RNA sequence: CGCCGAAUCCGCGGAAGCGGAGCGGGGGAAACACCGGUAAGGGGCGCAUCCUUCCUUCCCGUAGAAGAAGGCAGGAGCAGCAACUCCAGCUGUAGCCCGACAGCUAACCCCGCAGGCGCUGGAG
Numbered sequence: 001c002g003c004c005g006a007a008u009c010c011g012c013g014g015a016a017g018c019g020g021a022g023c024g025g026g027g028g029a030a031a032c033a034c035c036g037g038u039a040a041g042g043g044g045c046g047c048a049u050c051c052u053u054c055c056u057u058c059c060c061g062u063a064g065a066a067g068a069a070g071g072c073a074g075g076a077g078c079a080g081c082a083a084c085u086c087c088a089g090c091u092g093u094a095g096c097c098c099g100a101c102a103g104c105u106a107a108c109c110c111c112g113c114a115g116g117c118g119c120u121g122g123a124g
Base pairs, nucleotide, nucleotide: 001118002117003116004115008021009020010019011018012017022113023112024111025110026109027108032103041101042098043097044096045095049076050075051074052073054071055070056069057068058067077093078092079091080090081089084124085123086122087121088120
């Protein structure tokens, strides 16, 4: 100076910390919507979900089928690559949280402002 991301800025203070603006998230009526749950749970943040072959294990057990977990691959979808659109190329498809419980939701209530990186081209 830029990239992903809400994750920035300002004021007071020696600091710890406190407050505000802005951005982001959750809970929460009526009307409306709903076939799902009540231990094969359910839900939230996030792009991070789904499908298939093969292999291993579990279960079963004479054996097989079905089911579950994991692994190597291949796809579809989604997301990112210096405002935006299209094409191509490349990359990711994680992680975490609530704790039996939550549709939406005005008033109202609560929470976060981290962390990690260094730039792909063409046409408009």
This is a predicted structure of a 124-nucleotide RNA (c-di-AMP riboswitch aptamer (ydaO/yuaA leader)) from a soil metagenome. RNAcentral holds the sequence, with entries from MGnify.